[in-house]
Molecule: transfer RNA
Organism: uncultured Lentisphaerota bacterium
RNA sequence: GGACCCUUAGCUCAGUCGGUCAGAGCGGGAGACUCAUAAUCUCUUGGUCGUGGGUUCAAGUCCCGCAGGGUCCA
Numbered sequence: 001g002g003a004c005c006c007u008u009a010g011c012u013c014a015g016u017c018g019g020u021c022a023g024a025g026c027g028g029g030a031g032a033c034u035c036a037u038a039a040u041c042u043c044u045u046g047g048u049c050g051u052g053g054g055u056u057c058a059a060g061u062c063c064c065g066c067a068g069g070g071u072c073c074a
Base pairs, nucleotide, nucleotide: 001073002072003071004070005069006068007067010026011025012024013023019057027045028044029043030042031041032040050066051065052064053063054062
């Protein structure tokens, strides 16, 4: 320098063909249970979907730029 991939909640990750979704587990908080702790169970908390544009009636989902990270080639 080139090619490709990734970037969604504090962490790890889902998210059909653009059109009910913005989600799960873990974590945090509260409670239940127990003599108590752990475990377990219930409720709850939490997101500018990296960023700036574009297309569209409608974009996490398509297109372009930028940023960060990764793999490969040179």